[in-house]
RNA sequence: GCCACCGUAGCUCAGUUGGUAGAGCAAGGGUUUCGUAAACCCUAGGUCAGCGGUUCGAGACCGCUCGGUGGCUCCA
Numbered sequence: 001g002c003c004a005c006c007g008u009a010g011c012u013c014a015g016u017u018g019g020u021a022g023a024g025c026a027a028g029g030g031u032u033u034c035g036u037a038a039a040c041c042c043u044a045g046g047u048c049a050g051c052g053g054u055u056c057g058a059g060a061c062c063g064c065u066c067g068g069u070g071g072c073u074c075c076a
Base pairs, nucleotide, nucleotide: 001072002071003070004069005068006067007066010025011024012023013022019056027043028042029041030040031039049065050064051063052062053061
């Protein structure tokens, strides 16, 4: 330098054909207990990597950029 895949909550990941952004764990609160853990209930938490485009409407489509992983090639 080229190619492929990935980037969504603190972490790990879903998100179907473009139509209200979700789960588990973690966090906070509550119930319970002599107390703790466990269990159960509730709550909060998002620039969907960034910019632009298409569209009535984009996490999902298109272009560019950034970052990560893997592969290939060249030079030394």
Record summary
Model confidence (mean pLDDT): 81 of 100. The RNA shown here (transfer RNA) has 76 nucleotides and comes from candidate division Zixibacteria bacterium SM1_73. Its Rfam family is "tRNA". The family's RNA type in Rfam is transfer RNA. The source organism's lineage runs through Bacteria, Pseudomonadati and Candidatus Zixiibacteriota.